[in-house]
RNA sequence: ACAUGACAAAGGCAAACCCAUUGAAAGAUGGCGACGCAAAGCUAAAGGGGCUAAGAUCUCAUUGAUUAUGCCAGCCAGUUACCGAU
Numbered sequence: 001a002c003a004u005g006a007c008a009a010a011g012g013c014a015a016a017c018c019c020a021u022u023g024a025a026a027g028a029u030g031g032c033g034a035c036g037c038a039a040a041g042c043u044a045a046a047g048g049g050g051c052u053a054a055g056a057u058c059u060c061a062u063u064g065a066u067u068a069u070g071c072c073a074g075c076c077a078g079u080u081a082c083c084g085a086u
Stems, first nucleotide, its partner, number of pairs: 003086001004084002012037002018031005035074001041079003047076002049072003055067004
């Protein structure tokens, strides 16, 4: 340096539920709380995939359908990184 992830060490992050705020929603932020995570760090028309459908378009007794420049990184992916049993 590259791989790699141990009944290591030092640590880190924080799912769901609930509460508050915000948003049309998906969701986000904060608090509580730990399901788990060797990248559960970062990156969202410079990759793929997924969620929502306000607005717009079409449709129409009722309504429904399509659409992201809205959202998800704890889906895959790209990229950076602690330690050292091997």
The RNA shown here (c-di-GMP-I riboswitch aptamer) has 86 nucleotides and comes from Bacillus pinisoli. The sequence was found by an Rfam model in a public genome assembly. Its Rfam family is "c-di-GMP-I riboswitch aptamer". Rfam links the family to the GO term cyclic-di-GMP binding. Lineage of the source: Bacteria > Bacillati > Bacillota > Caryophanales > Bacillus.